[in-house]
Molecule: FMN riboswitch aptamer (RFN element)
Organism: Parablautia intestinalis
RNA sequence: AAAUGUCUUCGGGGCAGGGUGACUCUUAUGUAACAAUAUCGGUUCAUAAGCAAGAAUUCCCGAUUGGCGGUCAAAGUCCGCGAGCGUUAAGCGCAUGAUUUGGUUCAAUUCCAAAACCAACAGUAAAGUCUGGAUAAAAGAAGAUGACU
Numbered sequence: 001a002a003a004u005g006u007c008u009u010c011g012g013g014g015c016a017g018g019g020u021g022a023c024u025c026u027u028a029u030g031u032a033a034c035a036a037u038a039u040c041g042g043u044u045c046a047u048a049a050g051c052a053a054g055a056a057u058u059c060c061c062g063a064u065u066g067g068c069g070g071u072c073a074a075a076g077u078c079c080g081c082g083a084g085c086g087u088u089a090a091g092c093g094c095a096u097g098a099u100u101u102g103g104u105u106c107a108a109u110u111c112c113a114a115a116a117c118c119a120a121c122a123g124u125a126a127a128g129u130c131u132g133g134a135u136a137a138a139a140g141a142a143g144a145u146g147a148c149u
Base pairs, nucleotide, nucleotide: 001149005145006144007143008142009141010140015062017061018060019059023054024053025050026049027048028047029046030045032044033043034042063129064128065119066118067081068080069079070078076117077116084094085093086092099115100114101113102112103111121132122131123130
C1' cells in the first nucleotide's frame, strides 16, 4: 500500500390552538325482553327530554414531521436500500406511498419562489403525528485492531 476479516460506538421525527359529538351519564315513558308467586324494585333494549357534566391528538378547521446510499448541485415525491408480511441455516418470495410550474445556472423533478401530494401493521369514534411490537431490528455512518503477501 492493497485485499479481506474481527471488534466497538452511533444509527427516526412529528397535532399548538379551536369546532362537532358517536358514546357514557341523569330523568321520564314503554309493559318490549329477562329473572321472579304477586307488587315495589332490578338488568337489557327503544323513544323523548336534559345541552347539567365528561367525551375523537383518528372526523372538520388549522398545525406539524421527513431513515440511509447515489445523483457536476444540497431530494419525504428522481434511482436504489432499509423498515412490513411469509419462510429459511443463510437465501428467497410477496407487498412496497407521493410533484408540478416558474426562476437562476455549464449542470438542479435536489437550490430559490409558489402551489400540491404521500406516509406499514395492530388497538381505538376512522390515525404520518396517540398507544403497542420497539430499551427490538435495519440500510448505513464513524472508529479501532489484525494474519498472510